[in-house]
About this RNA:
Model confidence (mean pLDDT): 80 of 100. Predicted 3D model of an 86-nucleotide RNA (SAH (S-adenosyl-L-homocysteine) riboswitch aptamer) from Roseateles sp. DAIF2. Its Rfam family is "SAH (S-adenosyl-L-homocysteine) riboswitch aptamer". Its family is annotated with regulation of gene expression and S-adenosylhomocysteine metabolic process in the Gene Ontology. The model forms 100% of the base pairs in the Rfam consensus. The source organism's lineage runs through Bacteria, Pseudomonadati, Burkholderiales, Sphaerotilaceae and Roseateles.
RNA sequence: CGGUCCGAGGAGCGUUGCGACGGGGUGAACCCGCCAGGCUCGGAACGGUCCGGCCCGGCCGGACGACGCAACGACGCUCACCGACC
Numbered sequence: 001c002g003g004u005c006c007g008a009g010g011a012g013c014g015u016u017g018c019g020a021c022g023g024g025g026u027g028a029a030c031c032c033g034c035c036a037g038g039c040u041c042g043g044a045a046c047g048g049u050c051c052g053g054c055c056c057g058g059c060c061g062g063a064c065g066a067c068g069c070a071a072c073g074a075c076g077c078u079c080a081c082c083g084a085c086c
Base pairs, nucleotide, nucleotide: 001047002046004044005043006042007041008040009039010079011078012077013076014075015074018038021033022032023031024030037072048064049063050062051061052060053059054058
């Protein structure tokens, strides 16, 4: 550094529907379905890079730092939490 998995960002109900996904379609046209954590942060192993060693076409070990910690997510409604005013 990479994708994967897990966790977190208070909770719930309704609506719309872009991307992705599924189906149709010759088709990147278009149509139908589904659809508001797809974003960011943290953790783990794996891959990767570097260093050292060995029984050397591979294997093993180590490193890839420390400290600290949020900001956000279409529209409407309800609740929770915090603060101010009456």